[in-house]
């Protein structure tokens, strides 16, 4: 210097821009003598940071930072 990635505690989705989801984990309840497993439910988000475009941005554009990769 080129390319890629950044979203819940972790691993990851999110269609043509119409506004936040899953699994695991955590907590509560049920089941059990108890634990595990299972079922039901709940909580958890500055979508890395700053700016721009737009009626509207996780998504498009610019810059910065971190990490991965190639030279």
């Nucleotide at each position: 210097g080129g390319g890629g990635u950044g979203u819940a505690g972790c691993u990851c989705a999110a269609u043509u821009g119409g506004a936040a989801g899953a699994g695991c984990a955590u907590c509560g309840c049920g089941u059990u003598u108890g634990c595990a497993a299972c079922g039901c439910g709940a909580a958890g988000g500055u979508c890395a940071c700053g700016g721009g475009u737009u009626c509207g941005a996780g998504c498009c554009c610019c810059g910065u930072c971190a990490c991965c990769u190639c030279c």
A computed fold for a 71-nucleotide RNA from a marine eukaryotic metagenome, annotated as transfer RNA.
It matches the Rfam family "tRNA". Rfam links the family to the GO term triplet codon-amino acid adaptor activity.